[in-house]
Molecule: transfer RNA
Organism: Parcubacteria group bacterium CG10_big_fil_rev_8_21_14_0_10_35_15
C1' cells in the first nucleotide's frame, strides 16, 4: 500500500434514528462509626475529530486521526 473491525466518565459496558446519553466500580462531600471498614443519601465527570444526510445522528455516508487484525 489494500481490506476488515473498534473508539462513549480516570477503568468495564448500555443506549429502533426520537424525551435530561444511562448503570456498575472509583472519586468528593454528607449520614452511620470509638476510628475505620461495610452500609446508606448527595455530587462530580463522557459519544476520538471535522464535514454531510435527517424534522432529529451516539447510531447512517465521506474524510481525517488513534488503537486491532489479515494479505501482499
Nucleotide at each position: 500500500g489494500c481490506c476488515c473491525c473498534c473508539g462513549u466518565a480516570g477503568c468495564u459496558c448500555a443506549a429502533c434514528g426520537g424525551a435530561u446519553a444511562g448503570a456498575g466500580u472509583a472519586g468528593a462531600a454528607g449520614a452511620u462509626u470509638g476510628c475505620g471498614g461495610a452500609u446508606c443519601u448527595u455530587c462530580u465527570g463522557a459519544u476520538a475529530g471535522a464535514g454531510g444526510u435527517u424534522c432529529g445522528a451516539u447510531u447512517c455516508c465521506u474524510c481525517u486521526c488513534g488503537g486491532g487484525g489479515g494479505c501482499a